[in-house]
Context: one part of a larger RNA
RNA sequence: GCCUGCGAGUUAAUCUCAGUGGCCAGGCUAAGGAAGUAACAUCCGUAACCGUAGCGAAAGCGAGUCUGAAUAGGGCGUGCAGUCGCUGGGAUUAGACACGAAACCGAGUGAGCUACCCAUGGGCAGGGUGAAGCGAGUCUAACCGCUCGUGGAGGCCCGAACCUUUCGCCGUUGCAAAGGCGUGGGAUGACCUGUGGGUAGAGGUGAUAUGCCAAACGAACUCGGAGAUAGCUUGUUCUCCCCGAAAUAGCUUUAGGGCUAGCGUCAUGCGUUCAGUAUUGGAGGUAGAGCACUGGAUGGGCUCGGGGGCUUACCGCUUACCAACCCCAACCAAACUCCGAAUGCCAGUACUCCAAGCGUGGCAGUCGGACUACGGGAGAUGAGUUUCGUAGUCGAGAGGGAAAGAGCCCAGACCAUCGUCUAAGGUCCUCAAGUCUAUGCUAAGUGGGAAACGAUGUGAGAUUACUGAGACAACCAGGAGGUUGGCUUAGAAGCAGCCACCCUUUAAAAAGUGCGUAACAGCUUACUGGUCAAGUGAUCUUGCGCGGAAAAUUUAACGGGGCUAAGCAUAGCACCGAAGACAUGGGUGUUGUAGCAAUACAACGCAGUAGGGGAGCGUUCUGCCAGCGGCGAAGGUGUACCGUGAGGAGCACUGGAGCGGGCAGAAGUGAGAAUGCAGGC
Numbered sequence: 001g002c003c004u005g006c007g008a009g010u011u012a013a014u015c016u017c018a019g020u021g022g023c024c025a026g027g028c029u030a031a032g033g034a035a036g037u038a039a040c041a042u043c044c045g046u047a048a049c050c051g052u053a054g055c056g057a058a059a060g061c062g063a064g065u066c067u068g069a070a071u072a073g074g075g076c077g078u079g080c081a082g083u084c085g086c087u088g089g090g091a092u093u094a095g096a097c098a099c100g101a102a103a104c105c106g107a108g109u110g111a112g113c114u115a116c117c118c119a120u121g122g123g124c125a126g127g128g129u130g131a132a133g134c135g136a137g138u139c140u141a142a143c144c145g146c147u148c149g150u151g152g153a154g155g156c157c158c159g160a161a162c163c164u165u166u167c168g169c170c171g172u173u174g175c176a177a178a179g180g181c182g183u184g185g186g187a188u189g190a191c192c193u194g195u196g197g198g199u200a201g202a203g204g205u206g207a208u209a210u211g212c213c214a215a216a217c218g219a220a221c222u223c224g225g226a227g228a229u230a231g232c233u234u235g236u237u238c239u240c241c242c243c244g245a246a247a248u249a250g251c252u253u254u255a256g257g258g259c260u261a262g263c264g265u266c267a268u269g270c271g272u273u274c275a276g277u278a279u280u281g282g283a284g285g286u287a288g289a290g291c292a293c294u295g296g297a298u299g300g301g302c303u304c305g306g307g308g309g310c311u312u313a314c315c316g317c318u319u320a321c322c323a324a325c326c327c328c329a330a331c332c333a334a335a336c337u338c339c340g341a342a343u344g345c346c347a348g349u350a351c352u353c354c355a356a357g358c359g360u361g362g363c364a365g366u367c368g369g370a371c372u373a374c375g376g377g378a379g380a381u382g383a384g385u386u387u388c389g390u391a392g393u394c395g396a397g398a399g400g401g402a403a404a405g406a407g408c409c410c411a412g413a414c415c416a417u418c419g420u421c422u423a424a425g426g427u428c429c430u431c432a433a434g435u436c437u438a439u440g441c442u443a444a445g446u447g448g449g450a451a452a453c454g455a456u457g458u459g460a461g462a463u464u465a466c467u468g469a470g471a472c473a474a475c476c477a478g479g480a481g482g483u484u485g486g487c488u489u490a491g492a493a494g495c496a497g498c499c500a501c502c503c504u505u506u507a508a509a510a511a512g513u514g515c516g517u518a519a520c521a522g523c524u525u526a527c528u529g530g531u532c533a534a535g536u537g538a539u540c541u542u543g544c545g546c547g548g549a550a551a552a553u554u555u556a557a558c559g560g561g562g563c564u565a566a567g568c569a570u571a572g573c574a575c576c577g578a579a580g581a582c583a584u585g586g587g588u589g590u591u592g593u594a595g596c597a598a599u600a601c602a603a604c605g606c607a608g609u610a611g612g613g614g615a616g617c618g619u620u621c622u623g624c625c626a627g628c629g630g631c632g633a634a635g636g637u638g639u640a641c642c643g644u645g646a647g648g649a650g651c652a653c654u655g656g657a658g659c660g661g662g663c664a665g666a667a668g669u670g671a672g673a674a675u676g677c678a679g680g681c
Stems, first nucleotide, its partner, number of pairs: 001681006011094013026050002032044003054061002064076004097235002100232001104225006115199009124189001126158003129154001133150006162186003167182004201217001203213003210219001238616006248261005262366002264363007273356001275352008288339001289337002294333003298329004303323001305322002307319004369394010399410003414586004419582003425576003428561003434573001436572006447563001453547002457544010474531005480504003485499003510525001514523002587606008617670001619667007627659002635654005641648002
């Protein structure tokens, strides 16, 4: 891991509601007893309990009573049948659907492991070093000292046994639940070790590591309290039918839990009260807008006041400074409003409509929500962010589209059909359906990712200037004189800079547009003539394109092929396309009509998690009835049959002794999951 078996809402008491039954102003027995039995059943037992009257703290009164001074008002009553069984839903108390702690307490068992201690024993090859002391010699007045010898000290040295384990490698389902090999440390000591004994868990022991106390010790182990508790996790076993939520509010040592309400379901009562639309009447201060208030804020005018300057005995003058009030112009505001919608909300009336609504009672689940659109707050007008409101979808929703896809678009799946029509979206191939029609646009593979900004891309529209009295571009020619204007300057001659910008000749020509020179010179432009010949400039609006444009798996920013339309815009006609709609047949629920009913017809329904309600299938046992079986029971294997399903037959083979059917009853009653339990492989 698989297979087989086992494996989770039970039982009792009390309360409550529903169904069903007995008796009924009553209902009913409990313990116990009688007779009897396999055991119930049967009979007696009316103690108690519930109901039949309430109100008051009570005395008490009584269809009333209490409060009260009250014949007031108010509170609770006075109408409505109960009670005892059985069955079912729920609650409470019990382990109370099952499994699961870490822990707590009690009584015991442990020091044959290990920690420390006590008693009594044992062990330490060999080698080295050579303390004190002692002796001899020498030395000295003497003590010292020196030399040689002797001696054999030491938590001394080297190093086996023994104890230990520094480092490395191996081992890591090992040889081993701590080892092996190599290399290390101690090795006469605070040494190692045998045996016997002692200290016990709220404790012991500890050269403290929270170490050790029998291979898991921040409090051992065993059994018991004990099925501790678990607002937590996991699991919870057959079928079909009807309806179908919530992820919110308030409170909560509350926030992943609860309680009540909201939303679901079932029963019952009321019956149009609900909803939609129309109309009528209301309340309101949002969007917008505005500046009349409260504030903010810009420019101008007028002008108090202030600053600066001048003057000054006082008075004054002035100001490209600051600036109140007021006026003009133009603005801003969630906590501004002279104004002010659309929606929504409340109410009256009418209409539509099998579509709800309200009351009472039984039973729930829900209190983590998600995204999208719109209106806001927080944040960075960040987030697949967070927090409210309104709506939708998902949640609990399948189908078609968006390549793929909870929340987007279309659309709500009772079943069947090699029937039809459509939605979104599509119609060259992949891939069902137009290589459809008409008119334009795009040249960028734009389409098929992105901004500020930039650009003689290109289409459309508009305004304006010049133009056959010849424009625009190009080419040929001219582009002069006073004058080198004045100033400045070393110089300044059109062209460093400042001022002025006149006059003349002209077809035209600036006291000069740019380059250039040290300054001149030189080139060029404006301007003019000629050649040529028909449009040429400027601005604005708009369609589609261009640049801006660099990333990490492999082209990789059309799903791909590929496309110049098979791209974009406008108009149109076809077609495809879903579990939508329709058609035909069938099932089922509710309501209505007919009927005693069975049933028939009609209308409207039948996605579904938590959850509510209904109807069934199957297993084991019991009672009653009628049956089957060696001419073959149960069980097993196979099978094309029946039923919407759980399931149920028939037949064949196997098997070899019991078994099913109908009607009732009772449950150890249904397995795929619980890191489930046991066995097998």

This is a predicted structure of a 681-nucleotide part of an RNA (large-subunit ribosomal RNA, domain II) from a bacterium. The RNAcentral record of the full RNA draws on ENA.